[in-house]
RNA sequence: AGGGGCUAGGCCGGGCCGGUGGGCGUGGCCUGUAACCGCAAACCGUCCUUAUGGCGGGGCCGAAGCCCGAGGGCGGUUCCUGUCAGUCUGCCGGUCUGCAGGUCUGGCUGAGAAGCUCUGUCCUGCAGGGUUGCAGGCACGGUGAACCAGGUCAGGGCCGGAAGGCAGCAGCCUUAAGCCGUGUCUGUGACGCUUGCAGGUAACGGAGUGGAGCUGGGCCUGCAGGUCAAACCGGUAGGCUGGCAGGGAUCCACCAAGGGCGUGCCCCU
Numbered sequence: 001a002g003g004g005g006c007u008a009g010g011c012c013g014g015g016c017c018g019g020u021g022g023g024c025g026u027g028g029c030c031u032g033u034a035a036c037c038g039c040a041a042a043c044c045g046u047c048c049u050u051a052u053g054g055c056g057g058g059g060c061c062g063a064a065g066c067c068c069g070a071g072g073g074c075g076g077u078u079c080c081u082g083u084c085a086g087u088c089u090g091c092c093g094g095u096c097u098g099c100a101g102g103u104c105u106g107g108c109u110g111a112g113a114a115g116c117u118c119u120g121u122c123c124u125g126c127a128g129g130g131u132u133g134c135a136g137g138c139a140c141g142g143u144g145a146a147c148c149a150g151g152u153c154a155g156g157g158c159c160g161g162a163a164g165g166c167a168g169c170a171g172c173c174u175u176a177a178g179c180c181g182u183g184u185c186u187g188u189g190a191c192g193c194u195u196g197c198a199g200g201u202a203a204c205g206g207a208g209u210g211g212a213g214c215u216g217g218g219c220c221u222g223c224a225g226g227u228c229a230a231a232c233c234g235g236u237a238g239g240c241u242g243g244c245a246g247g248g249a250u251c252c253a254c255c256a257a258g259g260g261c262g263u264g265c266c267c268c269u
Base pairs, nucleotide, nucleotide: 001269002268003267004266005265006264009061010060011059012058013031014030015029016028017027021048022047023046024045025044036057037056038055039054065261066260067259068258071255072254075251076250077249078248079247080246081245082244083243084242085241086240087239088238089237090236091235092234093233094232095231096225097224098223099222100221101220102219103218104217105216106215107214108213115209116208117207118206119205120204121203122200123199124198125197126196127195128193130191131190132189133188134187135186136185137184138183139182140181141180142179143178149174150173151172152171157166158165159164
């Protein structure tokens, strides 16, 4: 110097958050490598106040390799500020009504606005009158009694020697009570009138007068009243949650100038 083997020396990752009395691991997240397996959230596995870091197993490697690290830098946590969104609470105001002012817009109007007068419709009362229903009275007509109204009484019955007489059903006639119809009178109800008088006031119509306004809606402001509570809208203050931006603090994977430590053992040639 070369080859092979071994393992005391190393490697088989690191970080943030959370959890914990504290550390490590399992958990979540960020990141790196060519590069292990199993165990373990109800504090479970393990260690401990002297912590450079879980326990059990396994694999790889030899000048490998390990440590510090300016600088760069992914990412996490936290604080502050700002902003956006959601939600909760509080306060103020509005959402209703009336009046005044301003403004915007629409409609009618010198082919005549508002107002006034008269009048009609409409409403109410009274009077008059019409139609009709019901009840009662009267008049007329019709109907109307098996037997308990009358008259006349076939047949038949009774009395009589006969002549004749008696009672009397059906039928017919008249009629009482009742029923029906017509008319009239009275009372009452309903409907409504080419009617009259009086009154009413909201609306509409007609006429006269009059001579330029009348009227609807929206918005803003002010005033007054109302709005227990609740709901909706607007403004504002604060709390909580989340996202984004900036700044501060802190930890930091990974890269890394440079530096430090170390550079083992056995066998063979």
The RNA shown here (Bacterial large signal recognition particle RNA) has 269 nucleotides and comes from a Candidatus Aenigmatarchaeota archaeon. Its mean pLDDT, the model's own confidence on a scale to 100, is 76. A source record names the gene ffs. The RNAcentral record of the sequence draws on ENA. Its Rfam family is "Bacterial large signal recognition particle RNA". The family's RNA type in Rfam is non-coding RNA gene.